[in-house]
RNA sequence: CCCGAUAACGGCAAACCCAUCGUGAGGUGGGGACGCAAAGUCACGGAUCAGAUCAGUAUCUGAUGGCCGGGCUACCGAAG
Numbered sequence: 001c002c003c004g005a006u007a008a009c010g011g012c013a014a015a016c017c018c019a020u021c022g023u024g025a026g027g028u029g030g031g032g033a034c035g036c037a038a039a040g041u042c043a044c045g046g047a048u049c050a051g052a053u054c055a056g057u058a059u060c061u062g063a064u065g066g067c068c069g070g071g072c073u074a075c076c077g078a079a080g
Base pairs, nucleotide, nucleotide: 002080003077004076011036012035016031017030018029019028020027021026034066040072041071042070044069045068046067047064048063049062050061051060052059
């Protein structure tokens, strides 16, 4: 450095509920845990979703990082 244990210290937090913001996808706070070795971070590429427009399979804007790929950073140290 790669790697990822019936290890240790911990961390995050799906669905759902309440409140709130948003046309909406969805976001935020609290509760709650399905899971996660990057479920930390970045919308760069793809994919999906929403809105607008439209002759249109197209275009524009937005959302999702816990859909995939990729970049950057990070605790621990078994086997290899």
This is a predicted structure of an 80-nucleotide RNA (c-di-GMP-I-GGC riboswitch aptamer) from a Nitrospirales bacterium. Its mean pLDDT, the model's own confidence on a scale to 100, is 84.